About this RNA:
Predicted 3D model of a 74-nucleotide RNA (transfer RNA) from Streptacidiphilus jiangxiensis. The prediction has a mean pLDDT of 80. The organism belongs to Streptacidiphilus, within Bacteria. The sequence is in RNAcentral, with records from ENA and Rfam. Rfam family: tRNA. Rfam classes the family as a transfer RNA.

């Protein structure tokens, strides 16, 4: 110093011809069982996509710079 690859919710992660941001687990309610719990079942809950810019009618999606993690090279 130089390639690669990740960075989305509280956590594990999905989401490429650029067009409304999701799942599961968690959490909260109710509801059935039950001596009570657990589990099941419904219904709710969150996040301007790691930061800055640029391109565009519009960007998690493209382009550039930075930062943090992981691997390789020299």
């Nucleotide at each position: 110093c130089c390639c690669u690859c990740u960075g989305u919710a509280g956590c594990u992660c999905a989401g490429u011809u650029g067009g409304c941001a999701g799942a599961g687990c968690g959490c909260c309610g109710g509801u059935c069982u039950u001596a009570a719990u657990a589990a099941g079942c419904c219904g709710g809950u969150g996040g301007c996509c790691g930061c800055c810019g640029g391109u565009u009618c519009g960007a998690c999606c493209c382009c550039g710079g930075c930062c943090a993690g992981a691997g390789g090279g020299a």